[in-house]
Molecule: transfer RNA
Organism: Thermoproteota archaeon
RNA sequence: GGGCCCGUAGCUCAGCCUGGUAGAGCGCCGGCCUUGCAAGCCGGAGGUCGCGGGUUCAAGUCCCGCCGGGUCCACCA
Repeated sequence: GGGCCCGUAGCUCAGCCUGGUAGAGCGCCGGCCUUGCAAGCCGGAGGUCGCGGGUUCAAGUCCCGCCGGGUCCACCA
C1' cells in the first nucleotide's frame, strides 16, 4: 500500500441483507421482601448508533470520504 471484518447504553451484543418509535442481558439507582445481606419481584435513569458529507418525506441501516481496532496479502531498495 491492497482485500475482508468490526465500531450501537458503563460492559457484552442484537437490530443492517429488506430504510419507518433505538433494544436485550449484565451492571447502576429507587421501592417491596428480610433482623440485616444475598436471591427474588416491581419501577427508573442511562445513547450526537466512531467522525464528516451525500441520497431520501424519513438513515443505526443505502452511497462516498476519513479515523480507530482485528485479520490476511503485498512491499521491505